This is a predicted structure of an 86-nucleotide RNA (c-di-GMP-I riboswitch aptamer) from Halanaerobium kushneri. The sequence was found by an Rfam model in a public genome assembly. The organism belongs to Halanaerobium, within Bacteria.
[in-house]
RNA sequence: GGCAGAGAAGGGCUACUUUUUCCGAAAGGUUAGAGGCGCAAAGUUGGAACCUAAGGUUUAAUAACUACGGUUGACUGACUACCUAA
Numbered sequence: 001g002g003c004a005g006a007g008a009a010g011g012g013c014u015a016c017u018u019u020u021u022c023c024g025a026a027a028g029g030u031u032a033g034a035g036g037c038g039c040a041a042a043g044u045u046g047g048a049a050c051c052u053a054a055g056g057u058u059u060a061a062u063a064a065c066u067a068c069g070g071u072u073g074a075c076u077g078a079c080u081a082c083c084u085a086a
Stems, first nucleotide, its partner, number of pairs: 004084002012039002016035004022029002037073001043079005048072004055066003
């Protein structure tokens, strides 16, 4: 240095529940706490899938379609990365 990942160390993230602040048309996000499943990439970024439909299109109407909006931690590719036994 590479591969690898413990019953190591220092940490990190945060499913879900709940109290609370704010944003959004909605989906959803978000502030500050508590409890708490888990994760060695549960970091970043593409794809794919899914969610919503303000606006737009369409219909006689009900409805329908649509992402420039979102979600992904048990989908997938790429890139980067702490520590260190075997």